[in-house]
RNA sequence: CUGUUCCGUGGGAGAGCACAGCCACCGCUGUCGCCGAAGGCGCAAACCCACCCGAAAACGCUCAGGCAAAAGGACCGCGGAAUCAAU
Numbered sequence: 001c002u003g004u005u006c007c008g009u010g011g012g013a014g015a016g017c018a019c020a021g022c023c024a025c026c027g028c029u030g031u032c033g034c035c036g037a038a039g040g041c042g043c044a045a046a047c048c049c050a051c052c053c054g055a056a057a058a059c060g061c062u063c064a065g066g067c068a069a070a071a072g073g074a075c076c077g078c079g080g081a082a083u084c085a086a087u
Base pairs, nucleotide, nucleotide: 003083004082005081006080007079008078009077010076011075016032018031019030020029021028022027033067034066035065039063040061041060042059047054
């Protein structure tokens, strides 16, 4: 220095402000309809003499989560901190 992890900060999509009951509101429960970028689960080729095993995601599944705002949000930018190996 790169990589990895963490902190701060900025950006950050998609889908019913659904219906019914309770509730002053926020919300909770049930009923359908949807979304995929927290998390989770699943899959290919290469690799191997060959077989088995292993094998990724922003792909698939929607368990979870979400479908006005808020919050959250993969990922990216900026600033900082910590740290393994090699050079």
Molecule: Glycine riboswitch aptamer
Organism: Azonexaceae bacterium s22